[in-house]
Predicted 3D model of RNase P RNA and transfer RNA as a complex of 437 nucleotides.
Rfam match: Bacterial RNase P class A. The family's RNA type in Rfam is ribozyme.
Model confidence (mean pLDDT): 79 of 100.
RNA sequence: GGGCGGACAGCCGCUGGUUCAUCUCCAAUGGACCAGAGGAAAGUCCGGUCUCCACAGGGCAGCAUGCCGGCUAACGGCCGGGGGGAAUCGCUCAAAGCGAUUUCCACGGACAGUGCCACAGAAAAUAUACCGCCCGGUAGCUAUGCGGCCGGGUAAGGGUGAAAAGGUGCGGUAAGAGCGCACCGCGGCCGGAGUGAUCCGGUCCGGCAGGGAAAACCCCAUGCGGAGCAAGACCAAAUAGGAGGGGAGGAGCGGCCCGCUCCGUUCGACCCUCGGGUAGGUCGCUCGAGCCGGUCAGUAAUGGCCGGCCUGGAGGAAUGGCUGUCGCCCCGGCAACGGGGUACAGAAACCGGCUUACAGCCC
RNA sequence: CGGGGCGUAGCGCAGCCUGGUAGCGCACCACAAUGGGGUUGUGGGGGUCGGAGGUUCAAAUCCUCUCGCCCCGA
Numbered sequence: 001g002g003g004c005g006g007a008c009a010g011c012c013g014c015u016g017g018u019u020c021a022u023c024u025c026c027a028a029u030g031g032a033c034c035a036g037a038g039g040a041a042a043g044u045c046c047g048g049u050c051u052c053c054a055c056a057g058g059g060c061a062g063c064a065u066g067c068c069g070g071c072u073a074a075c076g077g078c079c080g081g082g083g084g085g086a087a088u089c090g091c092u093c094a095a096a097g098c099g100a101u102u103u104c105c106a107c108g109g110a111c112a113g114u115g116c117c118a119c120a121g122a123a124a125a126u127a128u129a130c131c132g133c134c135c136g137g138u139a140g141c142u143a144u145g146c147g148g149c150c151g152g153g154u155a156a157g158g159g160u161g162a163a164a165a166g167g168u169g170c171g172g173u174a175a176g177a178g179c180g181c182a183c184c185g186c187g188g189c190c191g192g193a194g195u196g197a198u199c200c201g202g203u204c205c206g207g208c209a210g211g212g213a214a215a216a217c218c219c220c221a222u223g224c225g226g227a228g229c230a231a232g233a234c235c236a237a238a239u240a241g242g243a244g245g246g247g248a249g250g251a252g253c254g255g256c257c258c259g260c261u262c263c264g265u266u267c268g269a270c271c272c273u274c275g276g277g278u279a280g281g282u283c284g285c286u287c288g289a290g291c292c293g294g295u296c297a298g299u300a301a302u303g304g305c306c307g308g309c310c311u312g313g314a315g316g317a318a319u320g321g322c323u324g325u326c327g328c329c330c331c332g333g334c335a336a337c338g339g340g341g342u343a344c345a346g347a348a349a350c351c352g353g354c355u356u357a358c359a360g361c362c363c
Numbered sequence: 364c365g366g367g368g369c370g371u372a373g374c375g376c377a378g379c380c381u382g383g384u385a386g387c388g389c390a391c392c393a394c395a396a397u398g399g400g401g402u403u404g405u406g407g408g409g410g411u412c413g414g415a416g417g418u419u420c421a422a423a424u425c426c427u428c429u430c431g432c433c434c435c436g437a
Base pairs, nucleotide, nucleotide: 001363002362003361004360006326007325008324009323010322011321012320014036015035016034017033018032019031020030021029022028038344042355043354045353046352047351048350049349050228051227052226053225062224063223064222065221066220067081068080069079070078071077082107083105084104085103086102087101088100089099090098091097108219109218113217114216116212117211130158131157132154133153134152135151136150137149138148140146141145166184167183168182169181170180171179185208186206187205188204189202190201191200192199193198232283233282234281235280242274243273244272245271246270249263250262251261252260253259290309291308292307293306294305295304296303297302327342328341329340330339331338332337364436365435366434367433368432369431370430373389374388375387376386383420391407392406393405394404395403413429414428415427416426417425
């Protein structure tokens, strides 16, 4: 880095599908057969399918991404390449640098602008003179010298720091300095290779561009309309309210008559019809960017073709329990054997990733 | 399904936005004052900021992942 992640048998159950029987049909019940959790079903961190809402066009704001090429439905994912950092080893007297191995990288822009870099240190980004070194002037003294003070030069040395404005060497100089030169490093230009990031070379140009940090604000480029299956669609009880029409009666006192009571006849009792919508039910719902095998293209991710297969669909929520045998681990035992354990975790519209958890085993 | 907040000493909290010293109150320990206790005063100890990784010279603070708890909406 990749793969597996207990096996078999019996009995009793649960969910779904097909079919048969009972049944006028539906429903229900029973029988037979078939299927029934995962590599993460998890976290819900990204991306999509699907559904509804919104939408003339453009912009701001907000969020996300950020080397190059490719893959993909899409992605912040994956594959390949480039560049860089760190550690170790080697080359080199040493430094800078170069090479190898391992490992890591959120890797656009720091001359677009604003701001930050504590402490220490002279100075922290317009560079800077604390010690030191050197020159000049001038007190003093133990006087070819030492040395206080003043003025100036100097970034080679010391010291501070995470970081001090190219490195080494030679020349040069009062002392020094890319001040000059050689090599290395750097920037530009030119040529070549590559789709590109980028790399290589140059008797060319420039003595050197000018620190870090954008996981500070920000700038640039690219992408993004919002909500989510409790999306959404259909059927639709009772009660209340609404609209339209009829309407002088209607209801109760156990069946009928009388009688009585209540509600009503402008604000309309009561009856009929309609629409919205709740409970409830059905669909969405599982055949899909699907799985397995082979083959071809490609370094690979991945894709094409051929053949085969159907492999969860619940809804207060199925996928289970018990027994036996075997496997694995631990303990005891010389052994036979006995006892205990067998991880992480469980779908809820679906799919592609990422991340996290995980006993043990294999390559 | 969607959104927000919290985790810092035994307890309750600040510090985080704007990175450099981790602080306050109660509690704890010692001493003083008292005959003793309480109260009071003085002094002191105790943390590596829920965990892991990264950015940076430097991380409680910034970024990513993750664990636990709490709240809200449909």